[in-house]
A computed fold for an 88-nucleotide RNA from a Pseudomonadota bacterium, annotated as c-di-GMP-I riboswitch aptamer. Its mean pLDDT, the model's own confidence on a scale to 100, is 82. The sequence was found by an Rfam model in a public genome assembly. It matches the Rfam family "c-di-GMP-I riboswitch aptamer". From the family's description: GEMM was predicted in a large-scale screen for bacterial structured RNA regulatory elements.
């Protein structure tokens, strides 16, 4: 490095929902609460995905459409890095 078989504890985070709060919104963050989660710990580098506040175009002036650059997701994926148990 690669393949196959064994073994694995203490424990850990907390989907939706729902109360409160921040936000234009995606979302976030505290209480409650468990859908999963061996990284469902921490980081937006890459890609995807959501959102459009600002901006930009159109508008029948009601909006419509487009943009992440400085918004969001880490529980979409890759990728960095940390830890916890077990064998060898």
């Nucleotide at each position: 490095c690669c393949c196959a078989c064994a073994u694995a504890u203490u424990g850990g985070c907390a989907a939706a929902c729902u109360c409160g709060u921040c936000g234009a919104a995606a979302g976030g963050c505290g209480g409650g609460g468990a859908c999963g989660c061996a990284a469902a710990g921490c980081c937006u580098c890459c890609g995807g995905u959501c959102u459009a506040a600002g901006g930009g175009u159109c508008u029948u002036c009601g909006g419509g459409c487009c943009u992440a650059u400085u918004g969001a997701u880490a529980g979409c994926g890759g990728g960095g890095u940390u830890g916890c148990c077990g064998g060898c």